[in-house]
Molecule: transfer RNA
Organism: Chloroflexota bacterium
RNA sequence: GGGCGCAUAGCUCAGUUGGUUAGAGCAUUCGGUUUACAUCCGAAAGGCCGUGGGUUCGAGUCCCUCUGCGCCCA
Numbered sequence: 001g002g003g004c005g006c007a008u009a010g011c012u013c014a015g016u017u018g019g020u021u022a023g024a025g026c027a028u029u030c031g032g033u034u035u036a037c038a039u040c041c042g043a044a045a046g047g048c049c050g051u052g053g054g055u056u057c058g059a060g061u062c063c064c065u066c067u068g069c070g071c072c073c074a
Stems, first nucleotide, its partner, number of pairs: 001073007010026004019057001028044005050066001052064003
């Protein structure tokens, strides 16, 4: 230099053919249970989906640019 893939909650990841205000597990907080802790049960909080732009009535999803990471070729 060329090609490909990934980026969504603190962490690991889903998200279908573009269509309801984007979800799960773990972790955190609160409550129940216990003498207490753990386990277990219930609930809450936590995101504008890496940046910027475009297409569309509508974008996490499609297109372009940039950034970071990984793999391959040279």